[in-house]
Context: one part of a larger RNA
RNA sequence: GGAUGAACGCUAGCGGGAGGCUUAAUACAUGCAAGUCGAACGGUAAGGUCCUGCUUGCAAGAUACACGAGUGGCGCACGGGUGAGUAACGCGUACGCAACCUACCUUUAACUGGAGGAUAGCCUCGGGAAACUGAGAAUAAUACCCCAUAAGAUUACUAAUUGUAAAGAUAAGUAAUUAAAGCUACGGCGCUUAAAGAUGGGUGUGCGUACCAUUAGCUAGUUGGUAAGGUAACGGCUUACAAAGGCGACGAUGGGUAGGGGGCGUGAGAGCGUGAUCCCCCACACGGGUACUGAGACACGGACCCGACUCCUACGGGAGGCAGCAGUAAGGAAUAUUGGACAAUGGGGGCAACCCUGAUCCAGCCAUCCCGCGUGCAGGAAGACGGCCCUCUGGGUUGUAAACUGCUUUUUUAUGGGAAGAAACCUUUGGAUUUACUCCGAGGCUGACGGUACCUGAAGAAUAAGCACCGGCUAACUCCGUGCCAGCAGCCGCGGUAAUACGGAGGGUGCAAGCGUUAUCC
Numbered sequence: 001g002g003a004u005g006a007a008c009g010c011u012a013g014c015g016g017g018a019g020g021c022u023u024a025a026u027a028c029a030u031g032c033a034a035g036u037c038g039a040a041c042g043g044u045a046a047g048g049u050c051c052u053g054c055u056u057g058c059a060a061g062a063u064a065c066a067c068g069a070g071u072g073g074c075g076c077a078c079g080g081g082u083g084a085g086u087a088a089c090g091c092g093u094a095c096g097c098a099a100c101c102u103a104c105c106u107u108u109a110a111c112u113g114g115a116g117g118a119u120a121g122c123c124u125c126g127g128g129a130a131a132c133u134g135a136g137a138a139u140a141a142u143a144c145c146c147c148a149u150a151a152g153a154u155u156a157c158u159a160a161u162u163g164u165a166a167a168g169a170u171a172a173g174u175a176a177u178u179a180a181a182g183c184u185a186c187g188g189c190g191c192u193u194a195a196a197g198a199u200g201g202g203u204g205u206g207c208g209u210a211c212c213a214u215u216a217g218c219u220a221g222u223u224g225g226u227a228a229g230g231u232a233a234c235g236g237c238u239u240a241c242a243a244a245g246g247c248g249a250c251g252a253u254g255g256g257u258a259g260g261g262g263g264c265g266u267g268a269g270a271g272c273g274u275g276a277u278c279c280c281c282c283a284c285a286c287g288g289g290u291a292c293u294g295a296g297a298c299a300c301g302g303a304c305c306c307g308a309c310u311c312c313u314a315c316g317g318g319a320g321g322c323a324g325c326a327g328u329a330a331g332g333a334a335u336a337u338u339g340g341a342c343a344a345u346g347g348g349g350g351c352a353a354c355c356c357u358g359a360u361c362c363a364g365c366c367a368u369c370c371c372g373c374g375u376g377c378a379g380g381a382a383g384a385c386g387g388c389c390c391u392c393u394g395g396g397u398u399g400u401a402a403a404c405u406g407c408u409u410u411u412u413u414a415u416g417g418g419a420a421g422a423a424a425c426c427u428u429u430g431g432a433u434u435u436a437c438u439c440c441g442a443g444g445c446u447g448a449c450g451g452u453a454c455c456u457g458a459a460g461a462a463u464a465a466g467c468a469c470c471g472g473c474u475a476a477c478u479c480c481g482u483g484c485c486a487g488c489a490g491c492c493g494c495g496g497u498a499a500u501a502c503g504g505a506g507g508g509u510g511c512a513a514g515c516g517u518u519a520u521c522c
Stems, first nucleotide, its partner, number of pairs: 001522004006518005013373006019366002021331001026329003030326003035074003040071002043067002047065001048063003052059003081284003090209008100201002105197006113147002116144001123136005152178007160170003182189002211255002217247003222244002225241005259281004263274004286307005309320004337363001339362003345359001346357004376407004386398005412459002416455002421449001426444007466511005471492003477506005487494002
C1' cells in the first nucleotide's frame, strides 16, 4: 500500500448493487417449511344446489358442484440447512467396469383373457386420563391373489461352430419357471413384458492432496489362495479350510489439526495466505446403533432399540427433536423481520382446471462493503464584527469567508401521469387436417413487488459535514496551560519552567458520508 462475512469510537443527506451467528453441531415457546389425485375405490363429515315438511330456521331426502376421515397411486431419496466427523479413493484429475442398477421420460415390438377370497372406512359393543386400542358384523378397488397365454427373459440340458497358455465366445434346439387393471366427459389417461436411448447413480485403479520422528516398528480377517454364502455388481464383503503372508525412513503405525475443489486475497511473477456469499463433490440431521418400505434411503420435518435432556399425566402410562424460514434464550467484540406473494422461474401431484411450495421472487432492518449523487453557483473589501498572533496609536491572519445582490433547483416537500417484467394454461374465434388429436393466427383473462421505477413540473438556498492528524519517518505551526507531574507513543522517542511530541485554542494538512482505531492475511 492492498484486502476483510469484520468489530469498536466519533459522525451521518440520498439512491443503486451486493452481503449479514466467523462464537455454543448449545437449548428451543409459537407459526409455517410436502403434498396431491373423485378421470383408481367404497362412500358423504362440512358447505353449495334441488326438492318435501313444518315450529321459518330446523328436519328428512336427492345430487356429486364439492369433499372431512378412510383404502389405493405417485411424491415425500428432490428442493432447503450445517461443517460436527473425515488426512480418506473424501476431494481433484486421468483411465476403466468382459463385475453393475436406473422410477418418471423418449423410441420400438408384443399383450391387456378368465376366476377368487379378504380388509379399512361405515355400523354395533367395549378398554383408556390421554396417546391410542380390542371384539363382532358387513363392503369396494388400478389393493391382494389364482389360472391361462410366453415373443422376450432366467435356469438346466443337448449337440455344433469358433477359440485360448489357462479361460472363454457365438448362434441353434429341448424342458422348466416367470406378466397384466382398469377408469373415462369417449376426446383421452393408464396397466403388463421385452429391447434400445436418455438421465441419474454404484464401483475399481494410477497420480496429487497440510503438521509432528521429542511418534519406528505396525498387522490374525491381518495378506493372498480354494470353496460356499451374500450383493444390482467385483471383492475377506462374510464364513469354513489349509498357507504365512502384507505394510514401513520413497515415513508405515501413532498423535494433534482440518470437510475437498472451482475459486478468493495479495504479489511483477514465483509464491504465500485462505476456502464467507455463488457453483460441483462429500459428510451429518439430539448422541449411538439397526433395518423396513422403495427404482432410489439405511431416510433432517419416516420406523424400531439404547442413552442424555425437555414436556404432559388421573402415576397406570405417554409425547418430542429448528445444522428448514422467521423467532426466543444463552454464549459473544459481533451478525436482521415471528413480513408479502405464488405474479415470474423451478419442483411435486393431477387429463386438466387447479392445489401445495419459508425453493424462489420480493419487501423490511444494518454506512457491513462497492459504485454514484448532493450539501449550491456567480458577483461582493469598510478587506466589517469577533477570535488568534505580533516588533502593539499600528500590522498580520481567519478571508471573498460572512453580510449583501443576482442566479440555479440535482436533491427536498407538494401536484398530476405511470410502466416493462405476461407469455402461457384456459376461454372465444378463424385457418391447416377426411373427423379427432395436433399445429398456426387473432381477441379476452392473469403482477406479490407497487401507484414502485420513471416522467411531469410548483415552491424555495431552501433539507444535508464530519473525522483523524500537524517532532522525524509523513502532507501540515504558533500561543497558552502543565513542569520527568498529568500524560503521549507504530518505531526513534517526547515531558525535570521558554514542549511545533502532553492538554486547550487559533491556524493548517489529508480523506470525506464517512474518518480513525483494533484484529487478521499478502
Description
The part of an RNA shown here (small-subunit ribosomal RNA, 5' domain) has 522 nucleotides and comes from an uncultured prokaryote. Model confidence (mean pLDDT): 83 of 100.